[in-house]
RNA sequence: GUUUCAGGGCGAGGUGAAAUUCCUCACUGGCGGUAAUCCACACGUUCGCUGUUUAAGUGACCACGCUGUGCAAGUCCGCGACCUUAGGGCAUAUGUCCUAAGCUGAUUUCGGUGAGAUUCCGAAACCAACGGUAAAGUCCGGAUGAAAGAGGC
Numbered sequence: 001g002u003u004u005c006a007g008g009g010c011g012a013g014g015u016g017a018a019a020u021u022c023c024u025c026a027c028u029g030g031c032g033g034u035a036a037u038c039c040a041c042a043c044g045u046u047c048g049c050u051g052u053u054u055a056a057g058u059g060a061c062c063a064c065g066c067u068g069u070g071c072a073a074g075u076c077c078g079c080g081a082c083c084u085u086a087g088g089g090c091a092u093a094u095g096u097c098c099u100a101a102g103c104u105g106a107u108u109u110c111g112g113u114g115a116g117a118u119u120c121c122g123a124a125a126c127c128a129a130c131g132g133u134a135a136a137g138u139c140c141g142g143a144u145g146a147a148a149g150a151g152g153c
Stems, first nucleotide, its partner, number of pairs: 001153005011025004026138002028128002030079004039070004043065003046060005074126002083102008108124005130141003
């Protein structure tokens, strides 16, 4: 440079004229980083075999290793998206595109193991843009969009 990909979740019951929106239970977790689970693989330790019992080659289950790689956090660090404002272009009174800046959820807690965990295990808690509609993380819509980024060539 080009190309592909890049978000999951309302099931049951209750109230009601009406709710996947309220109530009770249920369910979901974008991208990169950090890293101690587990698991996999490699390496080493170990034990064999071949061999001039040297060099070297080769095999293996369990175990062990503060050895390495992969994997691994909704709440940690950062980012995207949404949203807001300003400037500019186009169309023209509110849209759309571009650029810049801003904003951007959750005290996570307690217990356990350990040298070491806001990341592992157990329990409990908490969070989730805007517009629509009986009040929405889960439905419909902007969105067959954009994008953090990931892969291929």
Predicted 3D model of a 153-nucleotide RNA (FMN riboswitch aptamer (RFN element)) from a mouse gut metagenome. Model confidence (mean pLDDT): 76 of 100. Rfam family: FMN riboswitch aptamer (RFN element). Its family is annotated with FMN binding in the Gene Ontology.